The RNA shown here (SAM riboswitch aptamer (S box leader)) has 89 nucleotides. The sequence was found by an Rfam model in a public genome assembly.
RNA sequence: UCAUCAUCAAGAGUAGGGGAGGGACAGGCCCGUAGAUCCUACAGCAACCUCCCCGUAUGGGAAAGGUGCUAAAUCCCGAGAGAUGAGUA
Numbered sequence: 001u002c003a004u005c006a007u008c009a010a011g012a013g014u015a016g017g018g019g020a021g022g023g024a025c026a027g028g029c030c031c032g033u034a035g036a037u038c039c040u041a042c043a044g045c046a047a048c049c050u051c052c053c054c055g056u057a058u059g060g061g062a063a064a065g066g067u068g069c070u071a072a073a074u075c076c077c078g079a080g081a082g083a084u085g086a087g088u089a
Base pairs, nucleotide, nucleotide: 001089004086005085006084007083008082013042014041015040016039017038021031022030023029025078027076028075043070044069045068048066049065050062051061052060053059074081
C1' cells in the first nucleotide's frame, strides 16, 4: 500500500508545552486567544489481539503486554467515503 472480515448512538481527563485555526472531504452545525486542533507525561475507558474458566452459546471472567480511544451518534447529512482492529500478500 492493496483486497478481506468485524465494529463504529455505551464508556473514559488532568497537568505541562505551543500559539491559530480545527472537527478526514462538500454543505450544515459546532469547538477555539477564557488558548482549541496538535505534542509530552500521568491517569482512565474499552476489550480487537492476548490470558484464564467452561465446553459450543460467537458463553463468562482478567487487564500484565501489542494496538486503539478519552467534545458533540463516524457531530448531522451526502458521496459510499472514513476510522480502528485482526489477518493475508